[in-house]
Context: one part of a larger RNA
RNA sequence: GACUGAACGCUGGCGGUAUGCUUUACACAUGCAAGUCGAACGGCAGCAUAGGUGCUUGCACCUGAUGGCGAGUGGCGAACGGGUGAGUAAUGCAUCGGAACGUGCCCAAUCGUGGGGGAUAACGCAGCGAAAGCUGUGCUAAUACCGCAUACGAUCCACGGAUGAAAGCGGGGGACCUUCGGGCCUCGCGCGACUGGAGCGGCUGAUAUCAGAUUAGCUUGUUGGUGAGGUAAAAGCUCACCAAGGCGACGAUCCGUAGCUGGUCUGAGAGGAUGAUCAGCCACACUGGGACUGAGACACGGCCCAGACUCCUACGGGAGGCAGCAGUGGGGAAUUUUGGACAAUGGGCGCAAGCCUGAUCCAGCAAUGCCGCGUGCAGGAAGAAGGCCUUCGGGUUGUAAAGCACUUUCAGUUGGGAGGAAAGGGUGUUGAUUAAUACUCAACAUCUGUGACGUUACCAACAGAAUAAGCACCGGCUAACUCCGUGCCAGCAGCCGCGGUAAUACGGAGGGUGCGAGCGUUAAUC
Repeated sequence: GACUGAACGCUGGCGGUAUGCUUUACACAUGCAAGUCGAACGGCAGCAUAGGUGCUUGCACCUGAUGGCGAGUGGCGAACGGGUGAGUAAUGCAUCGGAACGUGCCCAAUCGUGGGGGAUAACGCAGCGAAAGCUGUGCUAAUACCGCAUACGAUCCACGGAUGAAAGCGGGGGACCUUCGGGCCUCGCGCGACUGGAGCGGCUGAUAUCAGAUUAGCUUGUUGGUGAGGUAAAAGCUCACCAAGGCGACGAUCCGUAGCUGGUCUGAGAGGAUGAUCAGCCACACUGGGACUGAGACACGGCCCAGACUCCUACGGGAGGCAGCAGUGGGGAAUUUUGGACAAUGGGCGCAAGCCUGAUCCAGCAAUGCCGCGUGCAGGAAGAAGGCCUUCGGGUUGUAAAGCACUUUCAGUUGGGAGGAAAGGGUGUUGAUUAAUACUCAACAUCUGUGACGUUACCAACAGAAUAAGCACCGGCUAACUCCGUGCCAGCAGCCGCGGUAAUACGGAGGGUGCGAGCGUUAAUC
């Protein structure tokens, strides 16, 4: 000199933009952060509508009939998104490779989607019980579950063969049939098998990746082989047997520290330091262990066991996990609101409308950083008064002020006012599909219509200099000097060093210098 997720002291006008628990991976009150689908299903508690009955004329009851829908079965999601950096010195990360793998949703292709069955929750009844909760029995549905048939592919094979599947739902409709429900046809969404792809993930090799030798030897599933098991998959991954290997001064083992990277800071570079925000990967989710479900987890807001802690209890037994967003206590020099909205972007579910989304977008707080703007401009000498200094002549503060003329950024008030909005929905035309002018889809036209921010940005008008300057320093390094006080005292100090009676170095004042809504100090890095 540059720099910081900074803190502290003094001071503080506005806007834009970014950032904001670096310490106790300490403990957490409260609210919210993952739901959705009735176009899978049986249903119907509540709300609304319609119809009916009764009357007391605006209420009660009945009908799942309609819109819808609590609880329930089922599907998909919950493995993403969000947080943190404890652990980890290599099962990690970075770069370049490899072969023995998996893959829901998505894309492309092929072939199917036939015919049956038995349950079960909800619900009803009963029972135990103080609560939470639990039990028995009876009924019922499905895209839940299980057989049969079939098998283009697929798997196994002794090449003869063997094994293995599915589910329906919705829109519309001309003939024909009908038990009047529909069948049937068609379109859309699904379902099963298999192939390929995309993206994603698992595995593996090489190289690189902090410090200590006051850590020199380490290792028995250890190193390799055969066989078996196991996995989606290679492999001592696991086991039986066999051999006795394997690693190490190019630093094994042990110990300490640490998430890694793109990057960031500094520097002419080489390098050094660092890994907040943003992005990629990894690890973790009260502590330790385990599996279940599933395409995917050994799963932050799932389950089981053990432990510590906290809470409820009728003492029999139960409940919990903010390193999600806010917020509280504690720790600390130190780090924000228990805010708004799904309008945009994105995600989950759904045919869609839509619902959910503390992701996200916004607002709030903080000079924490960066950037921009303002605190007025022109003119004004009797060089006013006052202050300070003085050689008492004067000098300086100083065109500074006053007075005179002008402007109105910012702040204030009033009015106007973009963009962030693209979709979506309705109607019409054409095309595709079709038996069809229906339904559905696509294109075009047209109508409608959605903003948290928001009193938005921006523009105009109004009045009036009106609303707005401090901090550090002045011995040398280092830009900037005098007086008074003090008297090796009080004090200053980054280094040299000042102070013991004329201190430009302490304290005050006047003046000056530097920076300026900041200025200094401390800490840290180069």
The prediction has a mean pLDDT of 84. This is a predicted structure of a 526-nucleotide part of an RNA (small-subunit ribosomal RNA, 5' domain) from an uncultured prokaryote.